A computed fold for a 99-nucleotide RNA from an Ilumatobacteraceae bacterium, annotated as Bacterial small signal recognition particle RNA. The model forms 96% of the base pairs in the Rfam consensus.

[in-house]
RNA sequence: GGUUGGGACCUGUGCAACGGGUGCCCGUGAACCAGGUCAGGGUCGGAAGACAGCAGCCUUCAGCGGAAACACUCGUGUGCCGCAGUAAUCCUGGCCAUC
Numbered sequence: 001g002g003u004u005g006g007g008a009c010c011u012g013u014g015c016a017a018c019g020g021g022u023g024c025c026c027g028u029g030a031a032c033c034a035g036g037u038c039a040g041g042g043u044c045g046g047a048a049g050a051c052a053g054c055a056g057c058c059u060u061c062a063g064c065g066g067a068a069a070c071a072c073u074c075g076u077g078u079g080c081c082g083c084a085g086u087a088a089u090c091c092u093g094g095c096c097a098u099c
Stems, first nucleotide, its partner, number of pairs: 001096008010085005015079002017076007025066004034059004042051003
């Protein structure tokens, strides 16, 4: 000096961690424009009954609130965890040549 390998560094990517969001779960939840059941009362009927249906109650849509885990998704130099890559830089090993 050439060649080749490894490591650091760098980049990409995967995974994890962290943070956010959504879903799931629980609670609440439409006075009137949801549903069900409809006391009282009302209407029809000779009657038996029927009809509509307020309050109440129940189930819930949207919305609101809430703890962990899980699933999905987004993000971040958090990790220096895995894989791959390559120009330069640094460290290091082999081989060859030269001095």
It matches the Rfam family "Bacterial small signal recognition particle RNA". The family's RNA type in Rfam is non-coding RNA gene. Its family is annotated with signal recognition particle, plasma membrane targeting and SRP-dependent cotranslational protein targeting to membrane, signal sequence recognition in the Gene Ontology. From the family's description: The signal recognition particle (SRP) is a universally conserved ribonucleoprotein involved in the co-translational targeting of proteins to membranes. Lineage of the source: Bacteria > Bacillati > Acidimicrobiia > Acidimicrobiales > Ilumatobacteraceae.